[in-house]
Context: one part of a larger RNA
RNA sequence: AUUGAACGCUGGCGGCAGGCCUAACACAUGCAAGUCGAGCGGCAGCGGGAAAGUAGCUUGCUACUUUUGCCGGCGAGCGGCGGACGGGUGAGUAAUGCCUGGGGAUCUGCCCAGUCGAGGGGGAUAACAGUUGGAAACGACUGCUAAUACCGCAUACGCCCUACGGGGGAAAGGAGGGGACCUUCGGGCCUUUCGCGAUUGGAUGAACCCAGGUGGGAUUAGCUAGUUGGUGGGGUAAUGGCUCACCAAGGCGACGAUCCCUAGCUGGUCUGAGAGGAUGAUCAGCCACACUGGAACUGAGACACGGUCCAGACUCCUACGGGAGGCAGCAGUGAGGAAUUUUGGGCAAUGGGCGAAAGCCUGACCCAGCAACGCCGCGUGGAGGAAGAAGGCCUUCGGGUCAUAAACUCCUGUUCUGGGAGAAGAAACGGUAGAGGGUGAAUAACCCCCUACCCUGACGGUAUCCCAGGAGAAAGCUCCGGCUAAUUACGUGCCAGCAGCCGCGGUAAUACGUAAGGAGCGAGCGUUGUCC
Numbered sequence: 001a002u003u004g005a006a007c008g009c010u011g012g013c014g015g016c017a018g019g020c021c022u023a024a025c026a027c028a029u030g031c032a033a034g035u036c037g038a039g040c041g042g043c044a045g046c047g048g049g050a051a052a053g054u055a056g057c058u059u060g061c062u063a064c065u066u067u068u069g070c071c072g073g074c075g076a077g078c079g080g081c082g083g084a085c086g087g088g089u090g091a092g093u094a095a096u097g098c099c100u101g102g103g104g105a106u107c108u109g110c111c112c113a114g115u116c117g118a119g120g121g122g123g124a125u126a127a128c129a130g131u132u133g134g135a136a137a138c139g140a141c142u143g144c145u146a147a148u149a150c151c152g153c154a155u156a157c158g159c160c161c162u163a164c165g166g167g168g169g170a171a172a173g174g175a176g177g178g179g180a181c182c183u184u185c186g187g188g189c190c191u192u193u194c195g196c197g198a199u200u201g202g203a204u205g206a207a208c209c210c211a212g213g214u215g216g217g218a219u220u221a222g223c224u225a226g227u228u229g230g231u232g233g234g235g236u237a238a239u240g241g242c243u244c245a246c247c248a249a250g251g252c253g254a255c256g257a258u259c260c261c262u263a264g265c266u267g268g269u270c271u272g273a274g275a276g277g278a279u280g281a282u283c284a285g286c287c288a289c290a291c292u293g294g295a296a297c298u299g300a301g302a303c304a305c306g307g308u309c310c311a312g313a314c315u316c317c318u319a320c321g322g323g324a325g326g327c328a329g330c331a332g333u334g335a336g337g338a339a340u341u342u343u344g345g346g347c348a349a350u351g352g353g354c355g356a357a358a359g360c361c362u363g364a365c366c367c368a369g370c371a372a373c374g375c376c377g378c379g380u381g382g383a384g385g386a387a388g389a390a391g392g393c394c395u396u397c398g399g400g401u402c403a404u405a406a407a408c409u410c411c412u413g414u415u416c417u418g419g420g421a422g423a424a425g426a427a428a429c430g431g432u433a434g435a436g437g438g439u440g441a442a443u444a445a446c447c448c449c450c451u452a453c454c455c456u457g458a459c460g461g462u463a464u465c466c467c468a469g470g471a472g473a474a475a476g477c478u479c480c481g482g483c484u485a486a487u488u489a490c491g492u493g494c495c496a497g498c499a500g501c502c503g504c505g506g507u508a509a510u511a512c513g514u515a516a517g518g519a520g521c522g523a524g525c526g527u528u529g530u531c532c
Base pairs, nucleotide, nucleotide: 003529005528006527007526008525009524012378013377014376015375016374019370020336025334026333027332029331030330031329034081035080036079039078040077042074043073046072047071048070049068050067051066052065053064054063055062056061057060088289089288090287097214098213099212100211101210102209103208106206107205111202112201113200114199115198116197117196119153121151122150128143129142130141131140132139133138159168160167161166173194174193175192176191177190178189181188182187215261216260217259222252223251224250227249228248229247230246231245232244233243234242264286265285266284267283268279269278270277271276291312292311293310294309295308314325315324316323317322342368344367345366346365350364351362352361353360354359381411382410383409384408391402392401393400394399415473416469417468418467419466420465421464425459430454431453432452433451434450436448437447438446476521477520478519479518480517481502482501483500487516488515489514490513491512497504498503
């Protein structure tokens, strides 16, 4: 000099940061990933409309009941996209990691640019209804139905395979608007837009390979059988003993293999003139993990924290047959510990998912709360005031000192208290109206751009400002033998005690305890740990 600190005494305010370093110990409760009705069949609930009935009567209105998906919408379901991001933790890992620099044998949803297409059919299945098993979790059977769900057929500019003859493979519709024409009156058809299929390139993301670097131990010296290489199959998005069959006998190692211990790595951080040393909280990049171990499925992407299956430990429910669970997400609880916060508010902003959009979801995030845990700033008053008051302490008894300190007089109002005014963070998106442009058969619809107006703030009646009141409400901690700034008195008597080192204390202790005085720092001060 440093700190994610803790402990003791003390404690006024604000700004900005950070806050389980220990048990990767166990977890009650709530929330943390949904969304789309403009993909689909539907319709349980809510609101509206229509029809029928009943009652009241101001005879066309009110109330109630029933029916009806007709409309707004929408629980559950099928389907799509997203749950591989975001958030947490550091157990494992000394190299399958990380850092730096290279490489070629790869994939890439959404996004951007280009090219070509989107024709015609089919069979199911949830929901639902019925029957039925089970305590529950959850099922079973029968019947019905839809799709942007599923499967053939056709076609194939690119594409894939090829022995170069040839062979293989695709798609889906939805919504808005509309003049002719057609119509089975549903629509066809046209058009705009969102989607769909194939393929090329890009962007982004991801996978793989190589080299160098990246702890300690030789009281670890030899290690290795898919081991090292080849040929040929298999497998992968892709290279490769990745895997397998056969063949050869190699490969690594004192430039430290193998084994053991420790450890996530980096940008950085702390220190230092630097070289270096130490470290890896917060923030950012990469990796690994998600109760423990194993496995695959789906998918563009996982071997998947809030998915599935199996095994294990633990906890809970049970009708004993069988089931349920995983906070190293945000809060919170117990335990451990010297020690680390609220079961808060909001999606207003930024960002993310879904959606055409409105919007919905978002413990990411933005805010607030708690604790001097840290850094920074401010305050606890200012000026005058000697009768040098009283009182304390010391005294050579003359006096000295606390001390202009107080009292007292005059001011000020940062903070504080009361009252009043009151932000920026908001501009987009969106809505309404209007002008222009594009597409289009169209003065429709849609898209682009411009203008005007409107809508949206958790924090928060907060920050800030104004008025009033009143010195009123705000100072402690450690030290005073030397190092090291600051001394006297009393008590104690090698006792009680102090102490970082040297050392103090056995009757005059500047070193123990108390007091007065003094020194240092100050909302802190001191101690302990820690590293340079």